Transfer RNA from a candidate division WWE3 bacterium, 73 nucleotides, folded computationally. The sequence was found in a public genome assembly.

This record gives sequence, C1' cells and structure tokens, in this order.
RNA sequence: GGCGGGUUCGUCUAGGGGACCAGGACGGCGGGUUCUCAGUCCGCAAACACGGGUUCGAAUCCCGUACCCGCUA
Repeated sequence: GGCGGGUUCGUCUAGGGGACCAGGACGGCGGGUUCUCAGUCCGCAAACACGGGUUCGAAUCCCGUACCCGCUA
C1' cells in the first nucleotide's frame, strides 16, 4: 500500500430503519433502612467516533475521514 472487521454512558455490553426519552450490569451521585459502616431498597445523572449521502424517518443502510484489530504484498 491492498483487503476484511470494529468504534454505543466512566467501564463492560444489548439493540442493526419508526415501539416512550437508546436498554442492562458494574461504578458514580442523592435518599430510605442502620448508633455508624457494609449490605440492601428507591431514585437521579451519564453514550451511538467525525463529516457527508439515501430515506417521510438513520445509532442502524451507503460513501469518505480518524483510530483500533486481523490477513496480505
């Protein structure tokens, strides 16, 4: 250089055109329980790499860019 795959809350991950606001676990924050802590219960905040395109509608499909992984010259 060529080809293929990947990128979603702080971390791990589900979802692959429209179900409500993108769901879950751990973690974080607040509150209840407790003399206190742990544990447990309730609640809250937090994400679709970036730029275009297609579509009535894109996290999802297409193109490009960036980064990561693999194969190959």
Rfam family: tRNA.